[in-house]
Overview
The RNA shown here (Bacterial RNase P class A) has 358 nucleotides and comes from an uncultured Actinomycetes bacterium. The prediction has a mean pLDDT of 76.
RNA sequence: UGAGUCGGCUGGGUGGCCGCGGUCCGGGUAACUGGAUCGAGGAAGGUCGGGGCUCCAUAGAGCAGGGUGCUCGUUAACGGCGAGUCAAGGUGACUUGAAGGAAAGUGCCACAGAAAGUAAACCGCCGAUGGCAGUAUUCCCGCUGCACAGGUAAGGGUGAAAGGGUGCGGUAAGAGCGCACCGCGACCGGGGUGACUCGGUUGGCAGGGUAAACCCCACCCGGAGCAAGGUUAAACAGGGGAUUUGGGUGCUCGCCCGCUCAGGCAACUGAGCGUCCCCAGGUGGACCGCUUAGAUGGAUGGCCACCCACCCUCCCUCGGGAGGUGGACAGAACCCCGCCUACAGGCCGACUCACUAC
Numbered sequence: 001u002g003a004g005u006c007g008g009c010u011g012g013g014u015g016g017c018c019g020c021g022g023u024c025c026g027g028g029u030a031a032c033u034g035g036a037u038c039g040a041g042g043a044a045g046g047u048c049g050g051g052g053c054u055c056c057a058u059a060g061a062g063c064a065g066g067g068u069g070c071u072c073g074u075u076a077a078c079g080g081c082g083a084g085u086c087a088a089g090g091u092g093a094c095u096u097g098a099a100g101g102a103a104a105g106u107g108c109c110a111c112a113g114a115a116a117g118u119a120a121a122c123c124g125c126c127g128a129u130g131g132c133a134g135u136a137u138u139c140c141c142g143c144u145g146c147a148c149a150g151g152u153a154a155g156g157g158u159g160a161a162a163g164g165g166u167g168c169g170g171u172a173a174g175a176g177c178g179c180a181c182c183g184c185g186a187c188c189g190g191g192g193u194g195a196c197u198c199g200g201u202u203g204g205c206a207g208g209g210u211a212a213a214c215c216c217c218a219c220c221c222g223g224a225g226c227a228a229g230g231u232u233a234a235a236c237a238g239g240g241g242a243u244u245u246g247g248g249u250g251c252u253c254g255c256c257c258g259c260u261c262a263g264g265c266a267a268c269u270g271a272g273c274g275u276c277c278c279c280a281g282g283u284g285g286a287c288c289g290c291u292u293a294g295a296u297g298g299a300u301g302g303c304c305a306c307c308c309a310c311c312c313u314c315c316c317u318c319g320g321g322a323g324g325u326g327g328a329c330a331g332a333a334c335c336c337c338g339c340c341u342a343c344a345g346g347c348c349g350a351c352u353c354a355c356u357a358c
Stems, first nucleotide, its partner, number of pairs: 001354010012307007020039008041329001045340002048338005053225004065221005070084005085099001086097004100216002105214002107210003122156002124152003129149002131146005164182006183205001184203008229288004238279006246257004258273006308327001311324005
């Protein structure tokens, strides 16, 4: 200098004018009004995880259902966070991780392929052994041939995957059959709280994959949510008490009219109708829950000037000047801890790689 990795910060500034909401003080019966003061975010968002708070349910334990799943620590709690382990990717800084169990059991492994799991013989290789044929007059032995039995997982081919890998020996051909190295298992020892890791000895090596299939194991989990929930409490209806008990006429009784209820309806009959007080429940409403922003269908805004940053055009002495555009994502609603997602532009720090110079 160039290319990157990780982490953090910021999210236009100043002034003027107008406006909105809360609280306090003052004026006013009130509506309203004057002053002071306070008034969005890093995510207020998604409502994903957890907790506080509230109500309901609840003896304990289990079953069912759901969640989490390497280790240690941390937290009120979490699927969060921190530090590590292992695996994968990257030259590296670093990033990513549905990272318990496949030897409890069950299931599945398409297509292709001979065979997909107590392995398997399509091509190939061999044919030691047995068989058949030939060979020297016969038999045995031997030799030659066939590839019938049989052997063989080296090689080819199929597939995502074919029962450790490479090499040497070995063999009829082969094969952990033997050996060396690598891998794997078991044991022992060192380190670490642990996940794990390092070293040694030993075993020829065994049951391929899939749990993002059922399942098994360990741990955790009652439900609903501020429209939770609580206080107060009109009107109508209900219960009780008192009393002068609908409208008209009328002194009263009575008569007439209206309405309600009961006898199923109609008819008819019967009972009732008002006012005041008290009680219970709790609806509309009000208040609390509710917050040093606060809430209630919801305030936190707009304009102007200058500056700042970005972008565009023009001029030019290449460093400036002039003009224009124009300010990311987004907006609290019970509170808190997290996670995830969105974000124009700007700033800072640590680290990595490449090249160059000293």
It was read from a public genome assembly, where an Rfam model found it.